This is a predicted structure of a 548-nucleotide part of an RNA (large-subunit ribosomal RNA, domain I) from a bioreactor metagenome.

Context: one part of a larger RNA
RNA sequence: GGCACACGAUGGAUGCCUUGGCACCAGCAGGCGAUGAAGGACGCGGCUUGCUGCGAUAUGCCCCGGGGAGCCGCGAGCAGGCUUUGAUCCGGGGAUUUCCGAAUGGGGAAACCCUAUGGGCGUCCGGCCCAUAACCGUGCGCUGAACACAUAGGCGCACGGGGCGAUACCGGGGGAAGUGAAACAUCUCAGUACCCCGAGGAGCAGAAAUCAAGACGAGAUUCCGCGAGUAGUGGCGAGCGAAACCGGAAGAGGCCAAACCGCGGGGCUUGCCCCGCGGGGUUGCGGGAGCGCCGCAUGGCAUCGUUUCUGCAUAGCCGAACGGUCUGGAAAGUCCGGCCACAGGGGGUGAAAGCCCCGUAGGCGAAAUGCAGGAGCGGCCUGGCGAAUUCCCAAGUAGGACGGGACACGUGAAACCCCGUCCGAAUCCGGGGGGCCCACCCCCCAAGCCUAAAUACUCGCUGGUGACCGAUAGUGAACGAGUACCGUGAGGGAAAGGUGAAAAGAACCGCUGCUAGCGGAGUGAAAGAGACCUGAAAUCGUGUGCCC
Numbered sequence: 001g002g003c004a005c006a007c008g009a010u011g012g013a014u015g016c017c018u019u020g021g022c023a024c025c026a027g028c029a030g031g032c033g034a035u036g037a038a039g040g041a042c043g044c045g046g047c048u049u050g051c052u053g054c055g056a057u058a059u060g061c062c063c064c065g066g067g068g069a070g071c072c073g074c075g076a077g078c079a080g081g082c083u084u085u086g087a088u089c090c091g092g093g094g095a096u097u098u099c100c101g102a103a104u105g106g107g108g109a110a111a112c113c114c115u116a117u118g119g120g121c122g123u124c125c126g127g128c129c130c131a132u133a134a135c136c137g138u139g140c141g142c143u144g145a146a147c148a149c150a151u152a153g154g155c156g157c158a159c160g161g162g163g164c165g166a167u168a169c170c171g172g173g174g175g176a177a178g179u180g181a182a183a184c185a186u187c188u189c190a191g192u193a194c195c196c197c198g199a200g201g202a203g204c205a206g207a208a209a210u211c212a213a214g215a216c217g218a219g220a221u222u223c224c225g226c227g228a229g230u231a232g233u234g235g236c237g238a239g240c241g242a243a244a245c246c247g248g249a250a251g252a253g254g255c256c257a258a259a260c261c262g263c264g265g266g267g268c269u270u271g272c273c274c275c276g277c278g279g280g281g282u283u284g285c286g287g288g289a290g291c292g293c294c295g296c297a298u299g300g301c302a303u304c305g306u307u308u309c310u311g312c313a314u315a316g317c318c319g320a321a322c323g324g325u326c327u328g329g330a331a332a333g334u335c336c337g338g339c340c341a342c343a344g345g346g347g348g349u350g351a352a353a354g355c356c357c358c359g360u361a362g363g364c365g366a367a368a369u370g371c372a373g374g375a376g377c378g379g380c381c382u383g384g385c386g387a388a389u390u391c392c393c394a395a396g397u398a399g400g401a402c403g404g405g406a407c408a409c410g411u412g413a414a415a416c417c418c419c420g421u422c423c424g425a426a427u428c429c430g431g432g433g434g435g436c437c438c439a440c441c442c443c444c445c446a447a448g449c450c451u452a453a454a455u456a457c458u459c460g461c462u463g464g465u466g467a468c469c470g471a472u473a474g475u476g477a478a479c480g481a482g483u484a485c486c487g488u489g490a491g492g493g494a495a496a497g498g499u500g501a502a503a504a505g506a507a508c509c510g511c512u513g514c515u516a517g518c519g520g521a522g523u524g525a526a527a528g529a530g531a532c533c534u535g536a537a538a539u540c541g542u543g544u545g546c547c548c
Base pairs, nucleotide, nucleotide: 001547002546003545004544005543006542007541008540009539015533016498017497020469021468022466023465024464025463026462027461028460029458030457031164032163039100040099041098042055043054044053046078047077050074051073061094062093063092064091065090066089070082071081072080105114106113107112115133116132117131118130119129120128121127135161136160137159138158139157140156141155142154143153169200170198171197172196173195174194180187184235210218211217222249223248224247225246232240233239253450254449255448260279261278262277263276264275265274266273267272284428286393287392288391289390291386292385293384294383299381300380301379304378305377306376307375308374309373310372311371312370313369314368316364317363318362322337323336324335326333338355339354340344346358347357348356399423400422401421402420403419404418405417409435430445431444432443433442434441485492486491505532508520509519510518511517
């Protein structure tokens, strides 16, 4: 020095554990904000670095309800207190709520600086407190230029907006490229990603100028299934890709403009026109106005107020049934004998408990606030017939040409829909559609508006489930984690869990200058559980044997 074995050291694998995650299901909720949000800064404790809570009334104040013996958070200790006159704690409502932040009096390098007006306090001056003072939009009022009326503008008052929220869901305005086509340009990726605007618990759409045509047919929209990878479309390449019908989910229909009438106002070349409000009216077997006649009640409500009832949510409450024996540190294990069960889901207890504890099944419960539903009252809405002339039935619209877009449809025979430019109708003897176009036939009334449910999603709350993870896994984060740390910044981004049933956390003695560490002693079932479960391997050491 090598090999082997043994015993240690180091190390933190493995096993076991789980406070944390992950996925999904059901129910709830789906918003907060100028009454100042989300998120922060700085403070607040007797002693207080951090976290939590709170806001100069500062680990909290008041009221109502629950609860019933302890309490002053994590978090011990010292000191001092509170509490059956009901504390701590839990729920509902309220008060307070510095400064920054949309941040909004002005400024600003956020959490700071500096004002004005009115009111209050106060001072030699300085100063302090309260309120108000941003911008935009809409409505109303006053005022009011060039320029006579007017308009613009100015001032005031009232109401509203602004920002945040899950990278989710939805509508709209913009809108790529990598890629595919085995290259590439039309095409594809894809109206995707991304940016912007807007809305809501959903959003969009929606009550036929629709489909259909087998006819005496259907009857808003949305979503699912089917139709169907069909019909089509396509450098007819790559690829893209319907619809009707049918079966289901859900189910709802309404309001205006106009004709005409009334009231008010305005313009007036005065018998005309315009504006506002109210009535009227809302349709395609055309409807309405106007004219004549009959009716005054019935029914409805998706909108508001109020009262009451019920249910649910936000605290809670009741809730069955066991003892002994043995082993053991400990009984829930063993053995023996019982009991409950609408409860033998689950968790805890010194090991493995239906009957020890918390619970579970099953019942019960709200002063206050919220939600939903029902009822009552108020409120709102709500007819029919006939004849026949006149009037009305949404205009720079429909439609056309040219150029685009969008429709599964790439210009195609290309309808339907939307936009730009230029043209530009008709009012029921009217107008649109049925995939060029024409005719016959059929269907339907555009150019105004609203409309639950079935559908999409999950930041959040509650409950539940798992051939999901178990600390290099599972969230980045089981732990003071978006922390420490890195970066000028945008941004990047860790590591780190486990004594024991209980701290009983090792009094006292020794080694040492004091510690650290170790040895005794003591606790404990165990200390080879001592700052910690178990404790593999690499690696290091000591001893013994063999070999060189």
It matches the Rfam family "Bacterial large subunit ribosomal RNA". Rfam links the family to the GO terms ribosome and structural constituent of ribosome.
The coordinates come from a structure-prediction model, not an experiment, and the mean pLDDT is 84.